The part of an RNA shown here (large-subunit ribosomal RNA, domain VI) has 254 nucleotides and comes from a Patescibacteria group bacterium. Model confidence (mean pLDDT): 83 of 100. Lineage of the source: Bacteria > Bacteria candidate phyla.

Context: one part of a larger RNA
RNA sequence: CGCUUGGAAUUUUGAAGGAAGUCUCCCACAGUACGAGAGGACCUGGGAUGAGGGAAUCCCUGGUGUACGGGUUGUCCUAAAAGGGCAUUGCCCGGUAGCUAGAUUCCCACCUGAUAAGCACUGAAAGCAUCUCAAGUGCGAAGCAGCUCCUAAGAUAAGAAUUCCAUAUUAGUGCGCCAGAAGAUGACUGGUUUGAUAGGCAGCAGAUGUAAGUAGAGUAAUCUAUUUAGUCAAGCUGUACUAACGCACAAUUU
Numbered sequence: 001c002g003c004u005u006g007g008a009a010u011u012u013u014g015a016a017g018g019a020a021g022u023c024u025c026c027c028a029c030a031g032u033a034c035g036a037g038a039g040g041a042c043c044u045g046g047g048a049u050g051a052g053g054g055a056a057u058c059c060c061u062g063g064u065g066u067a068c069g070g071g072u073u074g075u076c077c078u079a080a081a082a083g084g085g086c087a088u089u090g091c092c093c094g095g096u097a098g099c100u101a102g103a104u105u106c107c108c109a110c111c112u113g114a115u116a117a118g119c120a121c122u123g124a125a126a127g128c129a130u131c132u133c134a135a136g137u138g139c140g141a142a143g144c145a146g147c148u149c150c151u152a153a154g155a156u157a158a159g160a161a162u163u164c165c166a167u168a169u170u171a172g173u174g175c176g177c178c179a180g181a182a183g184a185u186g187a188c189u190g191g192u193u194u195g196a197u198a199g200g201c202a203g204c205a206g207a208u209g210u211a212a213g214u215a216g217a218g219u220a221a222u223c224u225a226u227u228u229a230g231u232c233a234a235g236c237u238g239u240a241c242u243a244a245c246g247c248a249c250a251a252u253u254u
Stems, first nucleotide, its partner, number of pairs: 001154001006165007016151004022051002024048005034039001052108006061101004068094005073087005111146003118139004172249004176192005197243003200239005206232003213226005
């Protein structure tokens, strides 16, 4: 820009395109058919586990987690203590959210149609025979087309449904702003005071592991009590204290 007739929000149909399609094992048939024996089935039915591949999700098991907690070495600041800087995050022990895997869950199913090679039926040319580049008929593959999943109306034959708006400070849209399990940027999603969108604050979950100060014990290092303390990131719930101020566009005809 288009979608032949208003504008908008939400939900959709599916022309077409793409993805997937896998394998192993066990039981019965049956130690049967077959075979001198050794050995040892087709077919059919039933079942299980895993391999490989794919998708989703962090409840479990783990990884990471340099803005969380603790321990500890050297040195510097500080009268000391407390606290902090530097040394790969100094080194080490744990670890929330998120992300993630060797984690967890699910899928790779059934069936149908037309066929290939092949196997056949009926059957002449050619009184027989013959599955037939004779007419006619059937069966028959992990393959093909459906069935399953994904995208999808620029499918210009431009589809459908529901609801809202009616000339108005209004259905809605965009810019701006507050943000995001969205993201290079656009885009997408939520919010914008008629507000829980982000920060702050409160509580909770969870992590670390019992702070500082004081008191007591000990010559002291240190230990004990106060104290399952103190501290705390991304999590959950609540709460307008702070920041979301504002601006523009917007519907023909009847």